[in-house]
RNA sequence: UCCCCUGUAGCUCAACGGUAGAGCGCGCGACUGUUAAUCGCUAGGUUGGAGGUUCAAAUCCUCCCGGGGGAG
Numbered sequence: 001u002c003c004c005c006u007g008u009a010g011c012u013c014a015a016c017g018g019u020a021g022a023g024c025g026c027g028c029g030a031c032u033g034u035u036a037a038u039c040g041c042u043a044g045g046u047u048g049g050a051g052g053u054u055c056a057a058a059u060c061c062u063c064c065c066g067g068g069g070g071a072g
Base pairs, nucleotide, nucleotide: 001071002070003069004068005067006066007065010024011023012022013021018055027041028040029039030038048064049063050062051061052060
């Protein structure tokens, strides 16, 4: 320098262009002698940044930034 993958909740990851979700974790509650386990509920997101396309973008296009891998 070039190519590929990747970036979404605190963590690990989903999500045909049409309301952003799950598991774990945090908080609250149920259960009980108490804890743990189990069960229920709630909160938590500028979808890495900036533009573009579209009635509508996490999703498509361009540039930039971060991480991983490869070529030279």
Molecule: transfer RNA
Organism: Candidatus Daviesbacteria bacterium